RNA sequence: GAAAUAGAUAACUAGGGUUCCGGUCAUAUUGGCGUCAGGUCCGAGAGUUAUCGACCUGGCUGUCUGGCGAGGUUACACGGAGGGAUAAAAGCCCGGGAGAU
Numbered sequence: 001g002a003a004a005u006a007g008a009u010a011a012c013u014a015g016g017g018u019u020c021c022g023g024u025c026a027u028a029u030u031g032g033c034g035u036c037a038g039g040u041c042c043g044a045g046a047g048u049u050a051u052c053g054a055c056c057u058g059g060c061u062g063u064c065u066g067g068c069g070a071g072g073u074u075a076c077a078c079g080g081a082g083g084g085a086u087a088a089a090a091g092c093c094c095g096g097g098a099g100a101u
Base pairs, nucleotide, nucleotide: 007052008051009050010049011048012047015042016041020039021038022036023033024032025031026030053074054073055072056071057070059068060067061066076096078099082094083093084092
């Protein structure tokens, strides 16, 4: 340099709220406050990493249409409103949707 694919899962992060814990306030066995920089929690198609899968190109073996092994790729990606779930919200889900280019 050429070629082909255009997925799944997990962890984490940006971000998010308020069930529980913590915090704080009060008229305090209870109630308010997320306008409260925390822990649990939710969490990205267009964030990160890993694994699996997929794909491509050679090598060896030599007919099994297979086996062994190597290298590489997994790209690109503007985007509402509205609705939905959960305790609740969100870059979650509808959704790489509508639309834009």

Description: Guanidine-I riboswitch aptamer, 101 nucleotides, folded computationally. It matches the Rfam family "Guanidine-I riboswitch aptamer". Rfam's curators write: This family represents a conserved RNA structure found upstream of the ykkC and yxkD genes in Bacillus subtilis and related genes in other bacteria. Model confidence (mean pLDDT): 82 of 100. It was read from a public genome assembly, where an Rfam model found it.